The RNA shown here (transfer RNA) has 72 nucleotides and comes from Candidatus Hodgkinia cicadicola. The source organism's lineage runs through Bacteria, Pseudomonadati, Pseudomonadota, Hyphomicrobiales and Candidatus Hodgkinia. Its Rfam family is "tRNA". The family's RNA type in Rfam is transfer RNA. From the family's description: Transfer RNA (tRNA) molecules are approximately 80 nucleotides in length.

[in-house]
RNA sequence: GGAGGUAUAGCUUAAGCGGUAAAGCGGCGGUCUUCAAAACCGCCAAUGCAGGUUCAAGUCCCGUUGCCUCCC
Numbered sequence: 001g002g003a004g005g006u007a008u009a010g011c012u013u014a015a016g017c018g019g020u021a022a023a024g025c026g027g028c029g030g031u032c033u034u035c036a037a038a039a040c041c042g043c044c045a046a047u048g049c050a051g052g053u054u055c056a057a058g059u060c061c062c063g064u065u066g067c068c069u070c071c072c
Stems, first nucleotide, its partner, number of pairs: 001071007010025004019055001026044006048064002051061002
């Protein structure tokens, strides 16, 4: 220099063709308990960044950044 993959909540992962962004762990509150743990209920919190297409983008297009792999 070229090519491919990847980026979603504090962490780990979902989200066939574009149509309300889910789950587990975690944190907070509650129920239960003599107290605590466990269990159960509720809440908290996310699409790397910047543009474009579209009524509508995590998803499609362009650029860019970080990480991983391959080629030279």